[in-house]
RNA sequence: ACUCGACAAAGGCAAACCUGGCGAAAGCCAGCGACGCAAAGCUAUAGGGGCUUUCGCAGCGAAUGAUUCGCUGCAUGCCAGCCAGCUGCCGCA
Numbered sequence: 001a002c003u004c005g006a007c008a009a010a011g012g013c014a015a016a017c018c019u020g021g022c023g024a025a026a027g028c029c030a031g032c033g034a035c036g037c038a039a040a041g042c043u044a045u046a047g048g049g050g051c052u053u054u055c056g057c058a059g060c061g062a063a064u065g066a067u068u069c070g071c072u073g074c075a076u077g078c079c080a081g082c083c084a085g086c087u088g089c090c091g092c093a
Base pairs, nucleotide, nucleotide: 004091005090012037013036018031019030020029021028022027035081041086042085043084047083048082049079050078051077056074057073058072059071060070061069062068063067
């Protein structure tokens, strides 16, 4: 130094539920609260994967005078507490 990770020390984060706010949604923020976490720190077009579809685009269908409606798909939206990448505290074995 790397691997590794102790009923070690010091400290850290905070799932679900509930409350308030933002959003079409996924989800996010704050409070409350601890299920867990040795990276549960950071990174989301330019690794993989997942979630969502207001607008828009594409396909299909229905009705129509214009046009409208429905279904399916697509991220420019989101998730790192799914994997991954980067960085990092401590030091028994």